Small-subunit ribosomal RNA, 3' major domain from a Microcaldota archaeon, 477 nucleotides, folded computationally. It matches the Rfam family "Archaeal small subunit ribosomal RNA". The family has 86 seed sequences and 709 matches in Rfam 15.1.
Context: one part of a larger RNA
RNA sequence: UGGCGGGGGAGCACACAAGGGGUGGAGGCUGCGGUUCAAUUGGAUUCAACGCCGGAAAUCUUACCAGGGGAGACAGCAGGAUGAAGGUCAGCCUGAAGGGCUUACCAGACAAGCUGAGAGGUGUUGCAUGGCCAUCGUCAGCUCGUACCGUGAGGCGUGCCGUUAAGUCGGUUAACGAGCGAGACCCACGCCCCUAGUUGCGACCUGGCUCCUUCGGGAGUCAGGGCACUCUAGGGGGACCGCUGGCGAAAAGCCAGAGGAAGGUGUGGGCGACGGUAGGUCAGUAUGGCCCGAAUCCCCUGGGCUACACGCGGCCUACAAUGGAUGGGACAGUGGGAUGCGACCCCGAAAGGGGAAGCUAACCCCUAAACCCAUCCUCAGUUCGGAUCGAGGGCUGUAACUCGCCCUCGUGAAGCCGAAAUCCCUAGUAAGCGAACGUCACUAUCGUUCGCUGAAUACGUCCCUGCUCCUUGCACA
Numbered sequence: 001u002g003g004c005g006g007g008g009g010a011g012c013a014c015a016c017a018a019g020g021g022g023u024g025g026a027g028g029c030u031g032c033g034g035u036u037c038a039a040u041u042g043g044a045u046u047c048a049a050c051g052c053c054g055g056a057a058a059u060c061u062u063a064c065c066a067g068g069g070g071a072g073a074c075a076g077c078a079g080g081a082u083g084a085a086g087g088u089c090a091g092c093c094u095g096a097a098g099g100g101c102u103u104a105c106c107a108g109a110c111a112a113g114c115u116g117a118g119a120g121g122u123g124u125u126g127c128a129u130g131g132c133c134a135u136c137g138u139c140a141g142c143u144c145g146u147a148c149c150g151u152g153a154g155g156c157g158u159g160c161c162g163u164u165a166a167g168u169c170g171g172u173u174a175a176c177g178a179g180c181g182a183g184a185c186c187c188a189c190g191c192c193c194c195u196a197g198u199u200g201c202g203a204c205c206u207g208g209c210u211c212c213u214u215c216g217g218g219a220g221u222c223a224g225g226g227c228a229c230u231c232u233a234g235g236g237g238g239a240c241c242g243c244u245g246g247c248g249a250a251a252a253g254c255c256a257g258a259g260g261a262a263g264g265u266g267u268g269g270g271c272g273a274c275g276g277u278a279g280g281u282c283a284g285u286a287u288g289g290c291c292c293g294a295a296u297c298c299c300c301u302g303g304g305c306u307a308c309a310c311g312c313g314g315c316c317u318a319c320a321a322u323g324g325a326u327g328g329g330a331c332a333g334u335g336g337g338a339u340g341c342g343a344c345c346c347c348g349a350a351a352g353g354g355g356a357a358g359c360u361a362a363c364c365c366c367u368a369a370a371c372c373c374a375u376c377c378u379c380a381g382u383u384c385g386g387a388u389c390g391a392g393g394g395c396u397g398u399a400a401c402u403c404g405c406c407c408u409c410g411u412g413a414a415g416c417c418g419a420a421a422u423c424c425c426u427a428g429u430a431a432g433c434g435a436a437c438g439u440c441a442c443u444a445u446c447g448u449u450c451g452c453u454g455a456a457u458a459c460g461u462c463c464c465u466g467c468u469c470c471u472u473g474c475a476c477a
Base pairs, nucleotide, nucleotide: 001477002476003474004473005472007471008470009469010468011467012466013465015461016460019425020424021423022422023421026317027316028315029314030313031312032311033310034308035307042053043052064303065302066301067300068299069298070297074116075115076114077113079110086106087105088104090102091101092100093099120292121291123290124289125288129286131281132280133279134277135276136275141180142179143178144177145176146175148155149154159172160171161170162169185270186269187268188267189266191237192236193235194234195233196232197231200227201226204225205224206223207222208221209220210219211218212217240263243257244256245255246254247253319418323377324376325375326374327373328372329371335366336365337364340359341358344355345354346353347352384415389410390409391408392407393406394405395404431453432452433451434450435449436448437447438446
């Protein structure tokens, strides 16, 4: 100087407390361990591995296993017109194949038999590396110049008193200044104004058509004026403790209030200091060293990554009446769409099939559910729950046996709210509900976004878990 302490002090965080919802029990999906296997490719292992490697693998992917086949630039040495390499009918071997073998033919100059040397390697080393990423941590820290103190390592500044989300700011002090970080900044959302008006809008006016009519008119739709409004997308304004009162040191600031769409960082995101973890990745790519080099290279067929006494993580569906079933009715926002999205019509009980308009898309299409209304069920392993299995049918694809998804009928398992323990969350949040997209020929209980419905509680504290600063002890470095 750091680190550590079941030393002390100060401060903080969904850290605890106050609450809401879960996990841990069941069934399923998925990842991991273990075991098994010809192979079940490899990596990741506390937080910071385990729906992770965008990793939803039928072939491909694919790196693994079984079988089959291919391939050596260049140089040297053996070989070659007494025919090299190559191609091929038929037969045999074979999953298949002039790939090999038998026999025969075509053709005409090179040559893997040996030695070196290559191409290639998802072979090895992330403890040789670059780059990227995770994490401490969006924590408030990390340093420098000059001066001063100390023999020196080093200290001071960066301390103390207040304050803050903050080494944020104010005051004071042998310090005075400065840099990186914090903040500012950038994007989105919330209020207002301006500009613009098609594919968007529909207040007002005109006309056509349909329906209703108490004959005044009303509702719907189309077309033309129109750009008011909504919206879209470009610019600008607006918030600063600015104003009032109180507290405070006439400070920084804190508390309350007014005005305001918004109030004290408005909300959400981007942005991650010096460094630590020899953290992760040589399997994304790049790359040093080492290794393989006719195989550890390349291609093909089939299998495996999908196994299953078992253990763990994450999620989905439930155990029901705040529910289930049937019928009817309503309301989104992201996004995506030319081998695509597909209205609408017909066939089918459905999955789906046959036609087919429009759309290179503010124009056309994909496009909601929870919710509301009515009826049934009446506490039961049930009209709960849907695993498992049987049968029939459909879709994608060369191909659904290993091993896909969907529909219908039948079958209806465990499960009656879960021990010890443990996770998330402070507001348009949690929880509930669906949608789109990514992957994608097909397949979502995953991931990323999007909207709809929409709570409870926080007096407070450092007791638990951790973090920051000061201080103290140390047999640690």